Source information: A computed fold for a 143-nucleotide RNA, annotated as SAM riboswitch aptamer (S box leader). It was read from a public genome assembly, where an Rfam model found it. Its mean pLDDT, the model's own confidence on a scale to 100, is 77. Of the family's consensus pairs, 97% are formed in the model. Its Rfam family is "SAM riboswitch aptamer (S box leader)". Rfam's curators write: The SAM riboswitch is found upstream of a number of genes which code for proteins involved in methionine or cysteine biosynthesis in Gram-positive bacteria.
RNA sequence: CGCUCAUCCAGAGGGGCAGAGGGACACGGCCCGUUGAAGCCCCGGCAACCCUCCAGCCGAUCUCCCGUUCACGCGGCGAGGCUCCCGGCGGGGAAGGUGCCAAUUCCGUCUCGCGGUGACGUCCGCCGCGAGGAAGAUGAGGA
Repeated sequence: CGCUCAUCCAGAGGGGCAGAGGGACACGGCCCGUUGAAGCCCCGGCAACCCUCCAGCCGAUCUCCCGUUCACGCGGCGAGGCUCCCGGCGGGGAAGGUGCCAAUUCCGUCUCGCGGUGACGUCCGCCGCGAGGAAGAUGAGGA
């Protein structure tokens, strides 16, 4: 940075300084906060993105076969190999780089679907549920 990908219903708090706000932004809701908010510092913890280990499976790669093509090549629930290397899945570790430690990313907002309701109907209103999106956060990359 209007870039790419992954994840976001799990988990994990004490102390010191500070002194009125905080939960990203806007609005609405609902919470947290003088029994001390934000911020800064110390210590502790959680997790496993980066990192790392293990054995197995799968893929890719390799050889062969078959089909196709003038050929290169392409294709196949095909066969073999599979020491090493690459990718994915599964399990473990936690020294280091980040991150995180109220509430789902606190909830809603936009779209779609389902149910209920508004004396009957509705493409409308309201309520609830589900899926997706947008925005945001974090990591690993990229420019």